[in-house]
Predicted 3D model of a 350-nucleotide part of an RNA (small-subunit ribosomal RNA, central domain) from a metagenome. RNAcentral holds the full RNA, with entries from SILVA.
Context: one part of a larger RNA
C1' cells in the first nucleotide's frame, strides 16, 4: 500500500462542458501482448528453515537438503481482457411528423397601485403607537374629483402545477433561440460512460464607468422605550435596490443525498404523448412511455427514516473524509481594482 465511510455524527466539488486517463455492447476470424501450462537457465556465499555430524552440554562450527515466491528463453492452450482484421444493431446519434413548458435573448406595448406636480371641491386637522412624541398642515395639509409626469413591480388565473443542468424564471405581444418528450423505425454503426487539470455558466450582497431614482431602505438624524438601548417601534433618509458595460465567484449554492447503466412488491394522485376497445364525437375502460408528488412491502439503516425519483442489490467513473480546538488561521503560491476568493499547515492543548 491492501481498510472503513461520505441524508442527519468529519466527508458529494454550486451546476455543466470536456482533455488526458479510467471502463466499455453483440457475434465471428487472427495474432498471441496480458493471463494459464510444461521445461531449461538464473536467483552468489553466508543467514532464516529442515536432517545429520564436530567441540562434554549450548552458543559456536561443518555437510546436506529445501527455500530464494523472482526474471529470461523455448514449447504449448486461448475462455477471459487488450491488440488487428471484418460484421450487426438491443447503447448512443441522426432523420421525419407531431406535443407541452413563468428555459434564454432583444424589442415594443398594458392595466392596477405608488409618489409627486397642476386644477377643482372643502376647512382643521393628518399621520403615527401598546401609549406617545418627533413629522406634516390656515402659505390650505389629510380627504375627495379631473389632469400630467415617472420609475419600479406584475395581483387573480397559481397548483407539493410547468421549464431549465444548477443559479432561477409568472402581465401581453412579436422577432431570434437552446433544450425535453411521444409516435415512426427510414439512416449511421458503439460513435458511449465517466472526468484529474481547462474552459464556461453562477442568488444576494459587494466594486469600477455611466445612465435612473415611484416605492423600499444599510449608514446617518430625530421621537420613544430603558437603568442605559450605539436595539426592538415610528417619522425622516444616504448608498443601495433599476438600466448599459466590466469585475467579484460565494451561499443552509440543500433533496444537507456527485454522475451513468441494469435488476428489485403494492397503492393512491397530478402533468405532457401515443395505442387499442366501446355504434368508435367528446366520454368511458384498458394499457404504453416521459415527469411530479403522497403512502408503503422486503431490504437496508444506530435510530430517524429511505424504500422502482433508494439510503435496497451490482457494475463504471470522479470528488471528498479521517477526533476537537488552535484555523479555514498563518505561510507561501495564485486570481482580484478592492472586499476578498482558491489552495492550506505547524507549535501547543484537551
Nucleotide at each position: 500500500c491492501u481498510g472503513g465511510g461520505c441524508a442527519u455524527a468529519a466527508a458529494g466539488c454550486g451546476c455543466c462542458u470536456g482533455u488526458a486517463g479510467g471502463u466499455g455492447g453483440u457475434a465471428c476470424g487472427g495474432a498471441a501482448a496480458g493471463u494459464c501450462g510444461g521445461u531449461u537457465g538464473u536467483g552468489a556465499a553466508a543467514g532464516c528453515c529442515c536432517c545429520u555430524g564436530g567441540c562434554u552440554c549450548a552458543a559456536c562450527c561443518a555437510g546436506g537438503g529445501a527455500a530464494c515466491u523472482g526474471c529470461a528463453g523455448c514449447c504449448g492452450a486461448u475462455a477471459c481482457u487488450g491488440c488487428c482484421g471484418a460484421a450487426c444493431u438491443a447503447g448512443a446519434g441522426u432523420g421525419u411528423g407531431a406535443g407541452a413548458g413563468g428555459g434564454g435573448a432583444g424589442a415594443g406595448u398594458g392595466g392596477a397601485a405608488c409618489u409627486u406636480c397642476c386644477a377643482g371641491u372643502g376647512g382643521a386637522g393628518c399621520g403615527g403607537u401598546g401609549a406617545a412624541a418627533u413629522g406634516c398642515g390656515u402659505a390650505g395639509a389629510u380627504a375627495u374629483u379631473g389632469g400630467a409626469a415617472g420609475g419600479a413591480a406584475c395581483g387573480c388565473c397559481g397548483g407539493u402545477g410547468g421549464c431549465g443542468a444548477a443559479a432561477g424564471c409568472g402581465a401581453c405581444u412579436c422577432u431570434c433561440u437552446g433544450g425535453c418528450u411521444c409516435a415512426c423505425a427510414a439512416c449511421u454503426g458503439a460513435c458511449a460512460c465517466u472526468g484529474a487539470g481547462g474552459g464556461g455558466c453562477g442568488a444576494a450582497a459587494g466594486c469600477c464607468a455611466g445612465g435612473g431614482u415611484a416605492g423600499c431602505g444599510a449608514a446617518c438624524g430625530g421621537g420613544a422605550u430603558u437603568a442605559g438601548a450605539u436595539a426592538c417601534c415610528c417619522c425622516g433618509g444616504u448608498a443601495g435596490u433599476c438600466c448599459u458595460g466590466g469585475c467579484c465567484g460565494u451561499a443552509a449554492a440543500c433533496g444537507a443525498u456527485g454522475g451513468g447503466c441494469a435488476c428489485u412488491a403494492a397503492g393512491u394522485g397530478g402533468a405532457g404523448g401515443g395505442a387499442a376497445a366501446c355504434c368508435u364525437a367528446c366520454c368511458u375502460u384498458u394499457u404504453u412511455c416521459u415527469c411530479c408528488u403522497c403512502u408503503g412491502u422486503a431490504g437496508c439503516u444506530a435510530a430517524u427514516g429511505u424504500g422502482u425519483u433508494a439510503a435496497g442489490u451490482g457494475c463504471c467513473c470522479c470528488g471528498c473524509c479521517u477526533g476537537g480546538g488552535g484555523a479555514g488561521u498563518a505561510u507561501g503560491g495564485u486570481c482580484g481594482c478592492a472586499a476578498g476568493g482558491c489552495u492550506g499547515a505547524a507549535a501547543c492543548u484537551c